Record summary:
Predicted 3D model of a 333-nucleotide part of an RNA (large-subunit ribosomal RNA, domain IV) from a Saprospiraceae bacterium. The source organism's lineage runs through Bacteria, Pseudomonadati, Saprospiria, Saprospirales and Saprospiraceae. The prediction has a mean pLDDT of 87. It matches the Rfam family "Bacterial large subunit ribosomal RNA". RNAcentral holds the full RNA, with entries from ENA.

Context: one part of a larger RNA
RNA sequence: CCGUGGCUAAGGAACUAGGCAAAAUGGCCCCGUAACUUCGGGAGAAGGGGCGCUCUAUUUAAAUAUUGAGCCGCAGUGAAAAGGCCCAAGCGACUGUUUAGCAAAAACACAGGACUCUGCAAAAUCGAAAGAUGAAGUAUAGGGUCUGACACCUGCCCGGUGCUGGAAGGUUAAGGAAGGGGGUUAGUACUUCGGUACGAAGCUCUUAACUGAAGCCCCAGUAAACGGCGGCCGUAACUAUAACGGUCCUAAGGUAGCGAAAUUCCUUGUCGGGUAAGUUCCGACCUGCACGAAUGGUGUAACGAUUUGGGCACUGUCUCGGCCACGAGCUCG
Numbered sequence: 001c002c003g004u005g006g007c008u009a010a011g012g013a014a015c016u017a018g019g020c021a022a023a024a025u026g027g028c029c030c031c032g033u034a035a036c037u038u039c040g041g042g043a044g045a046a047g048g049g050g051c052g053c054u055c056u057a058u059u060u061a062a063a064u065a066u067u068g069a070g071c072c073g074c075a076g077u078g079a080a081a082a083g084g085c086c087c088a089a090g091c092g093a094c095u096g097u098u099u100a101g102c103a104a105a106a107a108c109a110c111a112g113g114a115c116u117c118u119g120c121a122a123a124a125u126c127g128a129a130a131g132a133u134g135a136a137g138u139a140u141a142g143g144g145u146c147u148g149a150c151a152c153c154u155g156c157c158c159g160g161u162g163c164u165g166g167a168a169g170g171u172u173a174a175g176g177a178a179g180g181g182g183g184u185u186a187g188u189a190c191u192u193c194g195g196u197a198c199g200a201a202g203c204u205c206u207u208a209a210c211u212g213a214a215g216c217c218c219c220a221g222u223a224a225a226c227g228g229c230g231g232c233c234g235u236a237a238c239u240a241u242a243a244c245g246g247u248c249c250u251a252a253g254g255u256a257g258c259g260a261a262a263u264u265c266c267u268u269g270u271c272g273g274g275u276a277a278g279u280u281c282c283g284a285c286c287u288g289c290a291c292g293a294a295u296g297g298u299g300u301a302a303c304g305a306u307u308u309g310g311g312c313a314c315u316g317u318c319u320c321g322g323c324c325a326c327g328a329g330c331u332c333g
Base pairs, nucleotide, nucleotide: 002327003326004325005324006323007322008321010319011318014317019314027051028050029049030048031047036041038149052071053070054069055068057066058065072076084312085311086310087309088308089307090306091304092303096108097107112147113146114145115144116143117142118141124133125132126131150299151298152297153296155229156228157227160226161225162222163221164220165219166218169217170216171215175211176210179207180206181205182204183203184202187198188197189196190195230248231247232246233245234244257291258288269285270284271283272282273281
């Protein structure tokens, strides 16, 4: 000097990002136990008291329990092992699952809810296929997607994208194809006998009116499909504000509820509470930069090695250090 452990006057979180770590609590019996609540819980709530040994009496089959008297120690669950608790808020209902080896969570899952596909040789999935899973199941079943107990609810928009349905019209592929054009040449005509011109049928190249499905255009439906949910101006007998009016635009202009929030930039917003003092916290306000309704909204008992704020108890975390034991290192040998 390091590690591990023990003790520590007075104070008791002043430490620190944060009570991290440590201390404290701890067993059994009795009493007692709040808000809230889904009436099950919360709850071991909280908070008190007792506990050894000897004798006596009652009880019992015994154990045990109760009564009385007494004894000892610093200390009686005599060693060890054995919840700290409370208040308020966020998130997630819960038990569970996860980054084997830096993250255990508010992430995933979940029961419940909804939409959608699927009539069985099912849809979906794997596989060139055979075949298999689905399923030795049959719509109270199976697949996919979203949400996530429960309570109260879930508003408006179908213009865009998607999906579903429709088939009148427009567009439209391969294919079919009237017709047109070119090449080739039996033949005919001309010929300077070298060839030249025309050219049927067939074969072939090319072009093409017309015909031609789905799709797209088109017409509807559909948002617990992807998604979206305005601006300006004026107005009330103080002022302020605007129930009200005007106007522009839109598919429709954000309803209920919540709101400086896990969302608020300005911002340490303003007011109240808590503190002597509070950028955090709690309760309000609403001016929501940029909440908002199954990308769910708002609540919520219980639960949580969750996050945040406060308190009681407790302490070497600290004021501020000190002492001791053991082990290592170091020095000397």